[in-house]
């Protein structure tokens, strides 16, 4: 320099053109003499950035950024 993958709460990830799901973690309550476990609930996302298409974009598309990877 060129090609490819990935980018979604603190972490690991799912997701489909129509108001983003789950697990772990955090907090609250119940349970316990207490802790852990268990049960119930809550909070926490401008879906990497900027354009374009569309009635509507996390999803399609263009460019950029970053990580990883392959070739040279």
């Nucleotide at each position: 320099g060129g090609g490819g993958c990935u980018g979604u709460g603190g972490c690991u990830c799912a997701g489909u053109g129509g108001u983003a799901a789950a697990g772990c973690a955090u907090c609250u309550g119940c349970u316990u003499a207490g802790c852990a476990u268990g049960c119930a609930g809550a909070a926490g996302g401008u879906c990497c950035c900027a354009g374009g298409u569309u009635u509507g974009a996390u999803c399609c598309u263009u460019g950029g950024c970053a990580u990883c990877u392959c070739c040279a």
Molecule: transfer RNA
Organism: Sphaerodactylus townsendi